[in-house]
RNA sequence: AGCGAAAAGGCAAACCAUUCGUGAGGAUGGGGCGCAAAGCCACGGGUCUUCUCUCGAGGGAAGAUAGCCGGGUUGCCGAAA
Numbered sequence: 001a002g003c004g005a006a007a008a009g010g011c012a013a014a015c016c017a018u019u020c021g022u023g024a025g026g027a028u029g030g031g032g033c034g035c036a037a038a039g040c041c042a043c044g045g046g047u048c049u050u051c052u053c054u055c056g057a058g059g060g061a062a063g064a065u066a067g068c069c070g071g072g073u074u075g076c077c078g079a080a081a
Stems, first nucleotide, its partner, number of pairs: 003078002010035002015030006033067001039073003043070003046065008
C1' cells in the first nucleotide's frame, strides 16, 4: 500500500416520545437493523421536497439526503493471504 480474522472501544436503521421545519427532513432521548469510515465535506451523478415557468414534454430556483453511488479529506486495531 492493501485486506478484514480477533479483541477493546465507536456509530446507530425501522419504530416510539418530545421538539424545529410549508415540506423532503433535522435535533434530543429511548431503541438496534446494520456499519471499518454508517467520521467529516453537497464537488459530480441519483433520489426526494418546496416554489416557479410551460398547453405539454420538460425546464429554472432554493433546499433535503454523506445509512444511494462516485470523488475529496482525516482516522482505531492488526490475524491470514
A computed fold for an 81-nucleotide RNA from a Candidatus Schekmanbacteria bacterium, annotated as c-di-GMP-I-GGC riboswitch aptamer. Model confidence (mean pLDDT): 88 of 100. Lineage of the source: Bacteria > Bacteria candidate phyla > Candidatus Schekmaniibacteriota.